[in-house]
RNA sequence: GAGUUUGAUCCUGGCUCAGAACGAACGCUGGCGGCAGGCUUAACACAUGCAAGUCGAACGAUCCCUUCGGGGAUAGUGGCAGACGGGUGAGUAACACGUGGGAAUCUACCUGGUUCUUCGGGAUAACAGUUGGAAACGACUGCUAAUACCGGAUACGCCCUUUUGGGGAAAGAUUUAUCGGAAUCGGAUGAGCCCGCGUAAGAUUAGCUAGAUGGUGGGGUAAUGGCCCACCAUGGCGACGAUCUUUAGCUGGUCUGAGAGGAUGAUCAGCCACACUGGGACUGAGACACGGCCCAGACUCCUACGGGAGGCAGCAGUGGGGAAUAUUGGACAAUGGGGGCAACCCUGAUCCAGCCAUGCCGCGUGAGUGAUGAAGGCCUUAGGGUUGUAAAGCUCUUUCAGUGGGGAAGAUAAUGACGGUACCCACACAAGAAGCCCCGGCUAACUUCGUGCCAGCAGCCGCGGUAAUACGAAGGGGGCUAGCGUUGUUCGGAUUUACUGGGCGUAAAGCGCACGUAGGCGGAUUGGUCAGUUAGGGGGUGAAAUCCCGGAGCUCAACUCCGGAACUGCCUUUAAUACUGCCAGUCUAGAGUCCGAGAGAGGUGAGUGGAACUCCUAGUGUAGAGGUGGAAUUCGUAGAUAUUAGGAAGAACACCAGUGGCGAAGGCGGCUCACUGGCUCGGUACUGACGCUGAGGUGCGAAAGCGUGGGGAGCAAACAGGAUUAGAUACCCUGGUAGUCCACGCCGUAAACUAUGAGAGCUAGCCGUUGGGGUGUUUACACUUCAGUGGCGCAGCUAACGCAUUAAGCUCUCCGCCUGGGGAGUACGGUCGCAAGAUUAAAACUCAAAGGAAUUGACGGGGGCCCGCACAAGCGGUGGAGCAUGUGGUUUAAUUCAAAGCAACGCGCAGAACCUUACCUGGGUUUGACAUCUCCGGAACGCCUCCGAAAAGAGGCCGUGCCCUUCGGGGAACCGGAUGACAGGUGCUGCAUGGCUGUCGUCAGCUCGUGUCGUGAGAUGUUGGGUUAAGUCCCGCAACGAGCGCAACCCCUAUUCUCAGUUGCCAGCGGUUCGGCCGGGGACUCUGGGAAGACUGCCGGUGUGAAACCGGAGGAAGGUUGGGAUGACGUCAAGUCCUCAUGGCCCUUACGCCCAGGGCUACACACGUGCUACAAUGGCCGGUACAAAGCGCAGCGAGCUCGCGAGAGUCAGCCAAUCGCAAAAAGCCGGUCUCAGUUCGGAUUGCAGUCUGCAACUCGACUGCAUGAAGUCGGAAUCGCUAGUAAUCGCGGAUCAGAAUGCCGCGGUGAAUACGUUCCCGGGCCUUGUACACACCGCCCGUCACACCAUGGGAGUCGUUUGGACCAGAAGUCGCUGACCGAACCUUGUGAAGGAAGCGCCGAAGGUCUGAACGGUGACUGGGGUGAAGUCGUAACAAGGUAGCCGUA
Repeated sequence: GAGUUUGAUCCUGGCUCAGAACGAACGCUGGCGGCAGGCUUAACACAUGCAAGUCGAACGAUCCCUUCGGGGAUAGUGGCAGACGGGUGAGUAACACGUGGGAAUCUACCUGGUUCUUCGGGAUAACAGUUGGAAACGACUGCUAAUACCGGAUACGCCCUUUUGGGGAAAGAUUUAUCGGAAUCGGAUGAGCCCGCGUAAGAUUAGCUAGAUGGUGGGGUAAUGGCCCACCAUGGCGACGAUCUUUAGCUGGUCUGAGAGGAUGAUCAGCCACACUGGGACUGAGACACGGCCCAGACUCCUACGGGAGGCAGCAGUGGGGAAUAUUGGACAAUGGGGGCAACCCUGAUCCAGCCAUGCCGCGUGAGUGAUGAAGGCCUUAGGGUUGUAAAGCUCUUUCAGUGGGGAAGAUAAUGACGGUACCCACACAAGAAGCCCCGGCUAACUUCGUGCCAGCAGCCGCGGUAAUACGAAGGGGGCUAGCGUUGUUCGGAUUUACUGGGCGUAAAGCGCACGUAGGCGGAUUGGUCAGUUAGGGGGUGAAAUCCCGGAGCUCAACUCCGGAACUGCCUUUAAUACUGCCAGUCUAGAGUCCGAGAGAGGUGAGUGGAACUCCUAGUGUAGAGGUGGAAUUCGUAGAUAUUAGGAAGAACACCAGUGGCGAAGGCGGCUCACUGGCUCGGUACUGACGCUGAGGUGCGAAAGCGUGGGGAGCAAACAGGAUUAGAUACCCUGGUAGUCCACGCCGUAAACUAUGAGAGCUAGCCGUUGGGGUGUUUACACUUCAGUGGCGCAGCUAACGCAUUAAGCUCUCCGCCUGGGGAGUACGGUCGCAAGAUUAAAACUCAAAGGAAUUGACGGGGGCCCGCACAAGCGGUGGAGCAUGUGGUUUAAUUCAAAGCAACGCGCAGAACCUUACCUGGGUUUGACAUCUCCGGAACGCCUCCGAAAAGAGGCCGUGCCCUUCGGGGAACCGGAUGACAGGUGCUGCAUGGCUGUCGUCAGCUCGUGUCGUGAGAUGUUGGGUUAAGUCCCGCAACGAGCGCAACCCCUAUUCUCAGUUGCCAGCGGUUCGGCCGGGGACUCUGGGAAGACUGCCGGUGUGAAACCGGAGGAAGGUUGGGAUGACGUCAAGUCCUCAUGGCCCUUACGCCCAGGGCUACACACGUGCUACAAUGGCCGGUACAAAGCGCAGCGAGCUCGCGAGAGUCAGCCAAUCGCAAAAAGCCGGUCUCAGUUCGGAUUGCAGUCUGCAACUCGACUGCAUGAAGUCGGAAUCGCUAGUAAUCGCGGAUCAGAAUGCCGCGGUGAAUACGUUCCCGGGCCUUGUACACACCGCCCGUCACACCAUGGGAGUCGUUUGGACCAGAAGUCGCUGACCGAACCUUGUGAAGGAAGCGCCGAAGGUCUGAACGGUGACUGGGGUGAAGUCGUAACAAGGUAGCCGUA
């Protein structure tokens, strides 16, 4: 820097990624070289070989060779070296390490001085003999040497000391020069010791300590010292973290980082520690000793069972462990080490080689040219694109590898493991040499196929449920390259522990409040001091290597070498003195005291008052009272409730009362008294920094709760009953116990909140209010000043909300607290508590979020305003009956499919007997019923026969037209046949789509540009005041404008005028068969072109001098005249792939096509929509009147005749303002029926017919006769309608051969009601809350059941570590002892020194007992987490339907 919480935003906050690194490992792949690196695990066990020897110029002896001169070999004695070099990191939290100092020391070999190097002695290995033992290894006797051992002498230095004495040395070898030896003083080197500072985590480790702290005197050591001992004293360490536990070698450095830091301590270098485990000393200059010794233990090996041997954390190597780490190589040539005079010997140190892409660096796998842009692959819109100059081809080169030849430096004389290596030359051939990961975003790189929430991917977000750039494959592309990815780890990004550099009102975070200890910080001024500080001051040190800079050497680089710088540190020294500190003095502004006033529910105790509730007594009085949404439980005729009087008891204090007062907080409220704390104001007398904060600590601390004893009126957990409810362990009601009250003692928590720690200073104001003071005057105000308490508001701050002199602003000081959500304020442990519990306070595991503020929506059993046949007011229906029709269900071979709340259900279907038809059964067919192309034949059409249910099949007849022609033939249309491309599909996906449609909704909304506001999402405009049917208009306004919607423009309708009068009309005139029939007429009706008219235009009132509303006038019509068409942005993954179109998938002798029959018409049942009714506002019969709008040639069909009728026969007229359908019906007039299952109602059924049609069986309509069912107005519920509407009456049309109660239209008759907006439903605007955004059909909680995971408790049990007490006590040092031994020396005692032995102190492993801590496991058990759609409820989010939440029971 990016991704990820959201619909979007800002913030907080975690998780994740991109970088670098590695002793790495794993997967795939692998040409060469250089330089480096290579058991991080089992400090597990080790076969085998090697890793420390050397000296004959110290010594005797033995053997060999000899040129007799000598040379060589060697076990042993002796010397030096085996304390170095090499390995490892177990232990160690420590003077172990780092750094800087210090004094009380030693130091072999090396080096510089000084001085010596003399005289003697006795032994002993080897060797020889004897002898034990399996071996390892001894025992005894005898002989012998030394630079082995011992004594004497001497002493320049030296040591001790009483300052005078005392003590102490040596080694020779060889043959003329060296190598040695002794003492001592120095140096150098190395080592030991002491100190300051630095160097992990845990306080759920707070006290530790008996040689412990110090002193005196000794011992011991090279040396200081409780290092050890005796005695004395009682100290010492610790909150600046002792002790304990856990972890760990430390450092130079290494990795990372801008740095500060963080992590780390492989290789190289310095130091330390260790050497099978534990203990111990010896030798020595040096060890308590890796390849030495002794003891104990475990393990392994040998054994004759008696006893012995061993220690790879040296180099190789083996087993084991593990994800994982190499050869049982060469050489001492170089460097270095040991011994030696030297030659030389030894050296798994070292130098080299081998193995490994483990890392870093370098090189190569070819270069140029080459378009027909080859083939192949992949994609494709089928044209092409891409792979791609890539290949092939042509020309060229040979690095590396290969073959051959030459051939170093490393060594200044010799000596070369590496090594015939590096390097040089020659030769041949493009010849032998490329992979890995990725391609959704972060993050560079895209397509096709396969798969179909499967298989799988995944670092985070997340992909996959049939069109996956995310899985797998392919093509293509991107990145890196002898490597590439993955995993692990570290730092970074992470300012996500914040010193640099964070926070705490609401995101995590201020202790409930105060007092106060340590600590931190601290007013003015003067002098001193110089600890801090400053001066890159001076000096010392800060090892080398590394890093950095400049050079140099390997062909370059890596690598190496040289020089410089640096090592930010520590010590020391000098200077300065402002600041801080310290010391001394002074001051008054902080703080406090004093004096005078003041306010107050501040606290404690005692007393006292009235109202109310309840109870008791008495009176009055009678049937109810009480309680609720409604009731009941309850009380009451044994007298309640109500009311009056009296009494008792307890608790709380109305009004005053106030964002008023007091208190540190919790909290405090009748009145009086007593005691008492704090505060404020004024004065300015006194003290003189006495201050602020405050870890631990102490005190106070609501309610609930606990203990003891009282008290108990009301209220009231628990409990009981009544209701409510699906349930109701609740909400409501009736009762009611703890408790609430008092005293004393505990508890110590609250949403203990201003969610805001305390203190100090500074920084605009305005308006209230409480308590004081001052000034002025008009005595009620004004101004002013302190101390409180509120509202608004500027700067500033804030993520925003907001805060804003009472800061969340700007600064200072101190304390507390936070570091993702859950697990969890839980477990364990500790402390406190009588208990409840409080406090302190984790981890495993799990998620990618959790969260804050604000925004837009949506929603609310939130609010306000408004509208709608939404309710109400009415009228008529549905739901009951029968039938029609559609649907579900069932049935069926099939009952084709679709539609599904409103917005599916008389819907697609404006019309299923065949057809339709998509379904079923059966029969057929395969280039197909239909289209295009190719080939062949024939014109085509038409007709007939057989078979068959038909389709199909078989056969026959007729006949040659049109155009061109070179006269052979060719062509167009059509038919038949053939081949394959293809046709075809009402098969799937409406959740891949277009188009069309429904719905909210004809609701009034939906947006944009510019500007402004806001960090931003967004807001403003569009909100507000009015008004409207309307975001309609007006006014106002940081908005000004605009668009889609509204309205208008369009059509019909209502009026008039004009034009035109046929098929329409007929007032007047004439005729008449009396019919506008005729002549005529345009007046009227009407028809259809045009025009006018209505616009709140006019008047009055109201209103803001507005918009508009109300009323009126005029007018055919008045405020949208009425109706229609017209449907904004969008919502519902709404509907339709079966209208059509269309992507993808699927079928292709079938899921296509043809045909017959059947089915879509089934029928226990359920629902929707309708029709007809139940009757008298009616039925029936007769008479009679008035429409509109349509339709008609495959048609409408008058009239006449026949039939009871449906209809039939016949035919006029009409392509229709001419003819026809056509009768309108309700109505009106008259008659009849008289309340009944009827003269209502017509279902059902029987018989007989008519019509359409190829055909009415399944399955048409109609007619006549007969039959005459249910039904007497319909439960819960529910629908339509506000005027020419509902209701009622008929007429027409589309579809259609026929078949409407449906649909679409037309007119006739023609109501009732609307108080109003409380309620139901839907909608609009504003506002509010929200944990919703798939948007309440939302979200979400807990128990239970199941599975898995981690974890607590747990009778115990197993183990590890550790403490205490005791037993026992190896080796060994030290001490003691004497009747043991005792060569050289001393001495003459068989004595001392010494040795061995014995005893003693200490003392490892071991044993017994008893604690503590930690870990494993454990029947059972507790909660927690995670899981797919499980069960039960509905707690929370809206007033979440009882506001929620906190503490407690």
This is a predicted structure of a 1449-nucleotide RNA (small-subunit ribosomal RNA) from an uncultured bacterium. Its Rfam family is "Bacterial small subunit ribosomal RNA". Rfam links the family to the GO terms ribosome and structural constituent of ribosome.